[in-house]
RNA sequence: AGAGUUUGAUCCUGGCUCAGGAUGAACGCUAGCUACAGGCUUAACACAUGCAAGUCGUGGGGCAGCAUUUACCUUUCGGGGUAAGAUGGCGACCGGCGCACGGGUGAGUAACGCGUAUCCGACCUGCCCCCCACCCCGGCACAGGCUUCCGAAAGGGAGGUUAAUGCCGGAUGCCGCCGCGGCGCUGCAUGGCGCUGUGGCGAAAGGUCCGCCGGUGGGGGAUGGGGAUGCGUCCCAUUAGGCAGCCGGCGGGGUAACGGCCCACCGGGCCCACGAUGGGUAGGGGUUCUGAGAGGAAGGUCCCCCACAUUGGAACUGAGACACGGUCCAAACUCCUACGGGAGGCAGCAGUGAGGAAUAUUGGUCAAUGGCCGCAAGGCUGAACCAGCCAAGUAGCGUGAAGGACGGCGGCCCUACGGGUUGUAAACUUCUUUUACGGUGGAUUAAUCGUCCCCACGUGUGGGGAUUUGCAGUUACGCCGUGAAUAAGCAUCGGCUAACUCCGUGCCAGCAGCCGCGGUAAUACGGAGGAUGCGAGCGUUAUCCGGAUUCAUUGGGUUUAAAGGGAGCGCAGACGGGAUUUCAAGUCAGUUGUAAAAUAUCGGUGCUCAACGCCGUUGUGCAAUUGAAACUGUUGUUCUUGAGUGCGGUGAGGGCAGGCGGAAUUCGUGGUGUAGCGGUGAAAUGCUUAGAUAUCACGAAGAACUCCGAUCGCGAAGGCAGCCUGCCGUGCCUGCACUGACGUUCAUGCUCGAAAGCGCGGGUAUCAAACAGGAUUAGAUACCCUGGUAGUCCGCGCCGUAAACGAUGGACACCCGCUGUCGGCGAUACAAUGUCGGCGGCCAAGCGAAAGCGUUAAGUGUCCCACCUGGGGAGUACGCCGGCAACGGUGAAACUCAAAGGAAUUGACGGGGGCCCGCACAAGCGGAGGAACAUGUGGUUUAAUUCGAUGAUACGCGAGGAACCUUACCCGGGCUUGAACCGGAGUCGACGUGGGGCGAAAGUCCCAUUCCCGCGAGGGCGGUUCCGGAGGUGCUGCAUGGUUGUCGUCAGCUCGUGCCGUGAGGUGUCGGCUCAAGUGCCAUAACGAGCGCAACCCCCCCCUCCAGUUGCCAUCGGUUCGGCCGGGCACUCUGGAGGCACUGCCGUCGUAAGAUGCGAGGAAGGCGGGGAUGACGUCAAAUCAGCACGGCCCUUACGUCCGGGGCUACGCACGUGUUACAAUGGGACAUACAGCGGGAAGCCACCCGGCGACGGGGCGCGGAUCCCGAAAGUGUCCCCCAGUUCGGACUGGAGCCUGCAACCCGGCUCCACGAAGCUGGAUUCGCUAGUAAUCGCGCAUCAGCCACGGCGCGGUGAAUACGUUCCCGGGCCUUGUACACACCGCCCGUCAAGCCAUGAAAGCCGGGGGUACCUGAAGUGCGUAACCGCGAGGGUCGCCCUAGGGUAAAACCGGUGAUUGGGGCUAAGUCGUAACAAGGUAACCGUA
Repeated sequence: AGAGUUUGAUCCUGGCUCAGGAUGAACGCUAGCUACAGGCUUAACACAUGCAAGUCGUGGGGCAGCAUUUACCUUUCGGGGUAAGAUGGCGACCGGCGCACGGGUGAGUAACGCGUAUCCGACCUGCCCCCCACCCCGGCACAGGCUUCCGAAAGGGAGGUUAAUGCCGGAUGCCGCCGCGGCGCUGCAUGGCGCUGUGGCGAAAGGUCCGCCGGUGGGGGAUGGGGAUGCGUCCCAUUAGGCAGCCGGCGGGGUAACGGCCCACCGGGCCCACGAUGGGUAGGGGUUCUGAGAGGAAGGUCCCCCACAUUGGAACUGAGACACGGUCCAAACUCCUACGGGAGGCAGCAGUGAGGAAUAUUGGUCAAUGGCCGCAAGGCUGAACCAGCCAAGUAGCGUGAAGGACGGCGGCCCUACGGGUUGUAAACUUCUUUUACGGUGGAUUAAUCGUCCCCACGUGUGGGGAUUUGCAGUUACGCCGUGAAUAAGCAUCGGCUAACUCCGUGCCAGCAGCCGCGGUAAUACGGAGGAUGCGAGCGUUAUCCGGAUUCAUUGGGUUUAAAGGGAGCGCAGACGGGAUUUCAAGUCAGUUGUAAAAUAUCGGUGCUCAACGCCGUUGUGCAAUUGAAACUGUUGUUCUUGAGUGCGGUGAGGGCAGGCGGAAUUCGUGGUGUAGCGGUGAAAUGCUUAGAUAUCACGAAGAACUCCGAUCGCGAAGGCAGCCUGCCGUGCCUGCACUGACGUUCAUGCUCGAAAGCGCGGGUAUCAAACAGGAUUAGAUACCCUGGUAGUCCGCGCCGUAAACGAUGGACACCCGCUGUCGGCGAUACAAUGUCGGCGGCCAAGCGAAAGCGUUAAGUGUCCCACCUGGGGAGUACGCCGGCAACGGUGAAACUCAAAGGAAUUGACGGGGGCCCGCACAAGCGGAGGAACAUGUGGUUUAAUUCGAUGAUACGCGAGGAACCUUACCCGGGCUUGAACCGGAGUCGACGUGGGGCGAAAGUCCCAUUCCCGCGAGGGCGGUUCCGGAGGUGCUGCAUGGUUGUCGUCAGCUCGUGCCGUGAGGUGUCGGCUCAAGUGCCAUAACGAGCGCAACCCCCCCCUCCAGUUGCCAUCGGUUCGGCCGGGCACUCUGGAGGCACUGCCGUCGUAAGAUGCGAGGAAGGCGGGGAUGACGUCAAAUCAGCACGGCCCUUACGUCCGGGGCUACGCACGUGUUACAAUGGGACAUACAGCGGGAAGCCACCCGGCGACGGGGCGCGGAUCCCGAAAGUGUCCCCCAGUUCGGACUGGAGCCUGCAACCCGGCUCCACGAAGCUGGAUUCGCUAGUAAUCGCGCAUCAGCCACGGCGCGGUGAAUACGUUCCCGGGCCUUGUACACACCGCCCGUCAAGCCAUGAAAGCCGGGGGUACCUGAAGUGCGUAACCGCGAGGGUCGCCCUAGGGUAAAACCGGUGAUUGGGGCUAAGUCGUAACAAGGUAACCGUA
């Protein structure tokens, strides 16, 4: 110090989440020791038991119990009893002091409660200290004890007797208090202080060991308390008004004291937007945690203050209480009871129950520290000091150290099979002994008090010495002994975040802080090995701060991300021009006081160290005081530039009112006129022969103002437009004069405020929600059409909202320019130019996330106001305010999500645009879709109909050959090292052949016969047995290689460097022209380059050269007339090498590239024709069944062999084909001309047989030599439009051929039979020239063939293209986008289902507070004839007040509630298609 997460990627905004620290913690796993500190955060819930406040006999009467003594009795003899308050002492009692401290808790309290500072001239203070003065005389009662009575108890009554430091009367009075006077000093006011005269009132207590301890009055001090005030002290304004002793005065009461604290009377005030009142929450502070700090959060332990003591009320006593372990009353609860009555208060220490995730011992000691009492010894002390329990925290220590490799065994994983890792780890050797165990020694903490001695002085204090006192404590600590001996875990390992592999699992089980993992190869689940982090702990959960500059003072924003109020005026408030003066509030400086201690910082020091402790030091605040005077403020004076006023000029569609005008529209009347009009994409509804529409004339009405008109003007905004007039407001300009800071902004407030809407009254021509009809449509409550009412218009009154927008609040100042325009002034040549004020455009700097803004700022600054703080829920609910209503203003929460957003980028897409191409359309020719058949597919069927391919890019595809085989499928029969192959070992000698049995075959059983080399060992070969490897067309093409299809032979796809941009990215590759082409040229922040294009390769077309057999034959010769022979190699041809074409030439156009021309030349002309060649990539495209290959699966079977069947099924649907429907044809006969190729288990001439398929003979040929019949065509004849001499399916019969075998299931031939079909609906396919169409031929596979398929070959040989509007596909540029799985995208709302939270609701229940009335305990106060007392006084009764109780009506808050409203969430529900593209009617805002 940051990181993860919105996107395909980017920048920004913005939320969520993480890493850190902390805790009185809890939970999980684990656990050796020590020190220090800590330990009911919940039920201020209820409490059994014990203890926590007593003490003084030197105040007193006394004496129950104990002890002693004396005397006596007794005797069991360490004994027992009686008597004596005689002694020590002392229960209970009177009295004194204490019990108001200490200890606990945090309920209440938002308050002078607390903190801080100041004040009391308005106060008190026991014990303690100092000073002054005093302590005289008398009296009385009540406890106790005694007698007696009542009661279960607690307790109580009566009688008589009694003491005191108890109580009372009197005396004295320094002095005090009260009253009346005098003098002086003094203060901020009431006033205070001192001196003094006089009248009245007011005290006391004794004890004693003779040391002393006490008592009274007064003054002072100290300590402790009481009161007052300034400032500070949580949330809600959806709490805005509150208050009746409430505010003040006068008089009184009361108090220690001031005060409405209380009371009578008088007055009517007081608090509040600087937040009263109300509601909620909460003890406050020192401090603690966090943070760089500013801040934020907290208030446990310790210290200070406050409050409380079961709940509520009350007083008494006292120096002090309204009293935790006191009293009285009431209430609730618990306990005892003899039922009549009583008792109690752990928020003291332990402890119990309960609650809870959760918090300890019914311990020891008063030794120390402290408290109370006492003269003291001493007593008491759950304060305190110690110990116990708990890893609950912090700190320290240990669980060993050194050496030790062949790097063992085992585990785990990988492997190039050598190894790697666990790992110097272990074993082993040596060493050490903290801790542990055993033993032994052994403190500090102690100073006291008392007694004795000494010293100092101020004679009761301080100091010194001696003596005495230790719970913890078998302590700490030291030493000795034993022996590595007694001691390691937890979490994590996808990224953030340090740490990786295997196995299991298979969107299951599970993980998860966020993003997210898991659907068969999971570093994310579970286990293991390994690793990482921390370590007697480690993780998790909860909470706080941090990170979060994510509430922003430090330190944020508001055009588009959340955010400028619709606009103006303006009170309060905030801020404010120049000069000078005053004061010193702010500000600054010095000093002083305070800021308790602890804590914290720094320095030092003590426990072996540290934590911890101790000593010193520092410290923001507040107050006081002394000064300073620049700035802000205050006071006074003054100035003119801000602001304003007047005079002068000028502008406008500024406002209000009145008047006037023409065109148009509709309606009415009349004329002309006739069949339609109107409307639409097309129609229809509608109007019209009762005369419409059209047209002419006249009339009526209402509304709006064409042209001018603009990128314009005016206004604060909304808004404002025919012309004229009146009234009102206002801007701008010029110069002069005047006022003299009068200014800016503005919460609350007031006013204005489009359209729609509302109320009342008018008006109504047009248009037009609602509504009706017609269309459209799957539907059409819409878009379109015909009508049509509110409304639209006017007056008055409401409403108060808009995407009320520049999505940009107002004011002032400053900061480069260019350009247009409006108004004024100046200037003037119908200029140019200047200046002020507006309205616009483009830019520098700067700003901005970018887009953009840019003197009209979104720049640089100042001031004021408004507003924002993730998305949804929601501008909703509730409450309040406003409104006639509609509704407006204000404005949440629960719950839910990990985003929602802004700008820009690259793509993709658009029923966006531009340009361009393609048999894409169009123009043509021929087909498909109808028929029959062939073939493939779907479906169905089946034991099986093996598998794959499925829009284009599957479907005559894998198949270039399924009768068996193939074959993977089914049924059945066999085999299990296996059907093939390799290595090793053993054994046999064969393999084979012949024969036989069983069997469907495979196979199995049996008989006969039988190897080679070598002397041998052994080897070769083969069979068989065993071992090790097998085998799988089983799965995954979504694990892969390779190959292939498609976009597409489309013209694209990229890189280097440079440049631009924060960046994604752009530029280059854009633009203009051109091209088949990112082909080229020009231009150019780009310059180059690569993969593609083209070319290089092959075939065809022309020519040349070389070569000449099997090819050829012009010339010569021969000839059986056949290039047949001799011969020749010219020609054709064959097959090798070259040439040719490049817009090179000419004309036209063009800068060029290039285009163009019945141009030239040329065999060929603008790429000459065809092929091969397929960029970056897309479709998780296809193929695990061609092959290869990872993983998974099967192993007497999912392997393998065999027989048979199936892949050929058949109501049906689709694709691709064949043959046809005929006369451009069919049939018969005759006849002409190819090329590519193939051929030995072959092609087969020729001859014979057969109608024929074919058969029987047989020459030639492994081929330029032999063989493999070309057909359409041409010629002649027949057919005459007919289901035919078309068509040939189907069927019957007879044959031929292949093959082990044609039943399922082959081809061919002949005869017979002759079906559908007469040109094919919607729709759709191919083709632009040697093409389509048409005709035949060859080949591969192959025994044969279901081939009508596929691949080739040649023969004959067209038509058409105006053109690019439209359909499809594609390329480039541009535009919009809410798409990026990319339009087969995204996405909205109702309904249906489940879950969740929430609003309303008849009511029901509860809570706190207030009001009124009734009742009213205890108790203070007041009053009081009877009663008691000599009296003081008591008692009684009454009154006031009040806790509590009751009644009543309201308000507020909460819970619940049949039903109801919307909301949120939830892989695959329903209906539609609203939005995003012109989203197919542009979208959105307000309103009905």
This is a predicted structure of a 1488-nucleotide RNA (small-subunit ribosomal RNA) from an uncultured bacterium. It matches the Rfam family "Bacterial small subunit ribosomal RNA". Its family is annotated with structural constituent of ribosome and ribosome in the Gene Ontology. The sequence is in RNAcentral, with records from Greengenes.